Predicted 3D model of RNase P RNA and transfer RNA as a complex of 445 nucleotides. It holds a member of the Rfam family "Bacterial RNase P class A". Rfam describes the family as follows. Ribonuclease P (RNase P) is a ubiquitous endoribonuclease, found in archaea, bacteria and eukarya as well as chloroplasts and mitochondria.
RNA sequence: GGCAAUUGCUAUCCCGAUUUUAUCGGGAUGGAGGAAAGUCCGAACUUCACAGAACAAGACGCCGGGUAACGCCCGGGUAUUAACCUGGCAACAGGUUAAUAACGGAAAGUACCGCAGAAAAUAUACAGCCUCGAAAUUUUCGGGGCAAUGGUGAAAAGGCAGGGUAAGAGCCUACCGCCCUGAUAGUAAUAUCAGGGGCUUGGUAAACCCCGUCUGAAGCAAGGUCAAAUAGGAAAGUCUUCCUGUUUUUCAGGACAAAGUUGUUCGCUUUGGAUGGCUUUCGGGUAGACCGCUGGAAUCUCAAAGUAAUUUGAGAUCGAGACAAAUAAUUGCCGUCCCACUAAAACGGGAUUACAGAAUUCGGCUUA
RNA sequence: CGGGGCGUAGCUCAGCCUGGUAGAGCAUCUGCUUUGGGAGCAGAGGGUCGGAGGUUCGAAUCCUCUCGCCCCGACCA
Repeated sequence: GGCAAUUGCUAUCCCGAUUUUAUCGGGAUGGAGGAAAGUCCGAACUUCACAGAACAAGACGCCGGGUAACGCCCGGGUAUUAACCUGGCAACAGGUUAAUAACGGAAAGUACCGCAGAAAAUAUACAGCCUCGAAAUUUUCGGGGCAAUGGUGAAAAGGCAGGGUAAGAGCCUACCGCCCUGAUAGUAAUAUCAGGGGCUUGGUAAACCCCGUCUGAAGCAAGGUCAAAUAGGAAAGUCUUCCUGUUUUUCAGGACAAAGUUGUUCGCUUUGGAUGGCUUUCGGGUAGACCGCUGGAAUCUCAAAGUAAUUUGAGAUCGAGACAAAUAAUUGCCGUCCCACUAAAACGGGAUUACAGAAUUCGGCUUA
Repeated sequence: CGGGGCGUAGCUCAGCCUGGUAGAGCAUCUGCUUUGGGAGCAGAGGGUCGGAGGUUCGAAUCCUCUCGCCCCGACCA
C1' cells in the first nucleotide's frame, strides 16, 4: 500500500417512531494530496454607484507559437560551461551531444569602479627603450621622442605574426575580432557572403535611468438574507453656502463646498437634510442560522489537426464540503522493505515508515 | 483563512535606500583608584549579519528560495 471483518466520526438521501418544529433508531452512498504547503505569479467570482484621460508607482523584456490569462508551457536562435570527435607543434578553430541563461538598451544621459597601481575612462608614464647636450669618466643631470617589455589589478584602451624604425607604435600588411553598407536564406530572432573603415566604442542597468508591453483597489473574515441582544450610550472632528429665473415654498440652471471614485490631478456622480448625517476613538451587545459552497477554462477514453505546447469532435462519469473544523482505530490475510539462516529459496523475527494534512474555486511556479 | 512587519555581539538597537575593513550603549574580563566594595578612569575579548543559492571584481546591503518570530482583520447598534 491492497482486500475483508468489527467499532466509530462526518455529509447527503430513504424508511420508521415520538408530539408540528425537532429528536432518536435503522439502512444505502460519498469522504485528503502530489504537493492540500509557500502565498510567489496569473485568473474566475464579489464589493467599492458607473465609464474615461494624463502623470506617478510596480511588474515583465531574444524571436515565433500556445493559453481565459500569466512572470507559465512548447519550438527556434544566440551566448556560456562540460564531455567527445576532427585539424593543428601550440595557442586555438570547426562539429556533435548535454546542461544553464532576470537573454531589450552601457554608441541618450547621470553615477560608481575601494585597496594596489604611473594611469580606472577627458587616458597616463613608475621602472624601462632610443636620441641630443653638459658635467664627469662609464656614471650623474637636463631637453626631446616612445608605449613594444616589466610590475599592479577583477578589469590597462583591439589580439597575434611579419614588415618597418634611432627606439617604437594600426605606422603598413595578412588572419581573427569590432563598426558601417549591401546581397542572399528565414515569418522573425539570426546566419552566411561581399565591399568599406585603421580601430573610433572597458565593466556594472538583480545602480538610477531610457525604450516597449501590461496593471483601478480590496479580498469568501469578499459579499447577501434572516434572527438574537443592549447603556439604541459618550467624546472629538466635520457638514447649515451664494446667484439667476418667478413675490415665497417647490422646481430648473450656474457658481462654491463636502463626500465618493482606495497614489495624485482632471473628469464624472451624489449631497448641501437638523432636536439630523458622516468619520474616528472609547464603552456596550451577540459569538447564531442559511446562501456564497462546489458540475467545473472538470475528469477519463477514443479519433483528427499540429514537430510540440495545445486545440477540435464524439462517448462516458459525478469524485469531500466540514466551521474549537469529519475523513479514524483494532484484528486477520496478501504485497513491499529490513535482519538472521542458506549455495539459492522456503520457514522464522521485525517494520509498514517519508513529506505532510483540504477550508471560495481553478491554471502555473517553487519548496518538501 | 487573508494581510503586514522583523531577524546584526549575551541583551537593546544603528549601518541596508546610495554595495568597498561591521559599529554604539548596557553586560563580561583585565588593570588603576580605595582599608575593602560600589561608582569612576584606561584597555581588551566577543559576530563568518537566521540559512541556502544567484548578480557583481567585491554582498549585512541588490535579487530568488527557505526557516523562525511578532502584529492586524468577525458582526450589530
Its mean pLDDT, the model's own confidence on a scale to 100, is 76.